[in-house]
Molecule: Bacterial large signal recognition particle RNA
Organism: Candidatus Sordicultor fermentans
RNA sequence: UCGUGCUAAGCGGGGAGAUAGCGGUGCCCUGUACCUGCAAUCCGCUACAGCAGGGCUGAAUUCCGACAGGAGGUUUUUUCUUUUCAGUUCCGGGUGGAGGAACGGAACGGUGAAGGUUGGGUCUUGCGCGACGAAUCUUUACUAACCCCGUCAGGCCCGGGAGGGAGCAGCGGUACGUGAAGCUCUUCGGGUGCCGCAAGGGUGCCUAACCGGAGUUUGCUGCCUCUGCUACGGCUGGGAAGAAAUUAUCGAAUGUCGGUGCACGA
Numbered sequence: 001u002c003g004u005g006c007u008a009a010g011c012g013g014g015g016a017g018a019u020a021g022c023g024g025u026g027c028c029c030u031g032u033a034c035c036u037g038c039a040a041u042c043c044g045c046u047a048c049a050g051c052a053g054g055g056c057u058g059a060a061u062u063c064c065g066a067c068a069g070g071a072g073g074u075u076u077u078u079u080c081u082u083u084u085c086a087g088u089u090c091c092g093g094g095u096g097g098a099g100g101a102a103c104g105g106a107a108c109g110g111u112g113a114a115g116g117u118u119g120g121g122u123c124u125u126g127c128g129c130g131a132c133g134a135a136u137c138u139u140u141a142c143u144a145a146c147c148c149c150g151u152c153a154g155g156c157c158c159g160g161g162a163g164g165g166a167g168c169a170g171c172g173g174u175a176c177g178u179g180a181a182g183c184u185c186u187u188c189g190g191g192u193g194c195c196g197c198a199a200g201g202g203u204g205c206c207u208a209a210c211c212g213g214a215g216u217u218u219g220c221u222g223c224c225u226c227u228g229c230u231a232c233g234g235c236u237g238g239g240a241a242g243a244a245a246u247u248a249u250c251g252a253a254u255g256u257c258g259g260u261g262c263a264c265g266a
Base pairs, nucleotide, nucleotide: 001266002265003264004263005262006261009057010056011055012030013029014028015027020046021045022044023043024042034054035053036052037051038050063259064258065257066256067255068254072250073249074248077245078244079243080242081241082240083239084238085237086236087235088234091233092232093230094229095228096227097226098225099224100223104220105218106217107216108215115211116210117209118208119207120206121205122204123200124199125198126197127196128195129193130192132189133188134187135186137182138181139180140179141178142177148173149172150171151170156165157164158163
């Protein structure tokens, strides 16, 4: 160095999770890698950390170590986006109320605006007049079993008689009172009057005349100020999801370098 037979070892690895810890089952990454059984109310083990049974390869393309590599996972911090909950009313939006100004619109205005002067009205007091109401008054109707009047049938009383007396009903009338009508006179009342006269008061409103010579008004839209409501946006705080950057950590595939046993024979 070659051949034969063995042995160690290997026949996938990793992340998160779970666990005192390790490995597995389940999820994910890598990407192709012996078979059977077991297992999340878990299964099997204990630092040589799946167990049990069978099979294959076998000291190297395959085992072991170091380095590179970096899929992917987890993590720290920051920023942004979306969403949810709570709060707030400083700001924006919406809306109710009050006030203001008069850009626009509209209306009035040289057939004369604003403003001014004078007068009148509205206001107060007094006196009238009228209307209304009540009373009075006038006219009329009714009226009182007896206690009103006249006349009093019948009946009654007195009388010897002549005659006399009281008097119910009826009839006629009247008083108080009641009803109706009238408005002539009188008195009174007041949430009485486009009424009259006189006096006062006042510049708010209306109005007439004159002066004046161009503005005046605000039911509209917009604007300004104050205030109430709403919580749509904003803002503040908490939660969730996603994206980007960043920090830490583990790390598959892959690549490079190095290392590796025994027996026999030639």